[in-house]
Molecule: c-di-GMP-I riboswitch aptamer
Organism: Sulfurovaceae bacterium
RNA sequence: UUUCAGAAACGCCAAACCUGAUCGUGAGACAGGGACGGAAAGCCUAGAGUCUCCUUCGGAGAUAGUCGGGAUGCCUCA
Numbered sequence: 001u002u003u004c005a006g007a008a009a010c011g012c013c014a015a016a017c018c019u020g021a022u023c024g025u026g027a028g029a030c031a032g033g034g035a036c037g038g039a040a041a042g043c044c045u046a047g048a049g050u051c052u053c054c055u056u057c058g059g060a061g062a063u064a065g066u067c068g069g070g071a072u073g074c075c076u077c078a
Stems, first nucleotide, its partner, number of pairs: 005076002012038002017033004022029002036065001043070003047067002049063006
């Protein structure tokens, strides 16, 4: 230095739930509160799964904190 790993430290993200003279038919998104959890729960990807709408059985959409894939990255005990 690299790969694996995750004991510690500094930090990071933020589930359910609540609020919304916000957006959306909806799944859901966004903002604020909140903290179940996370070692990439930061970024890209919609391949698989799940969900919603139309329903021409086919299409459109949501979900990346369901799984998978890609590139990058902080710290360092063993």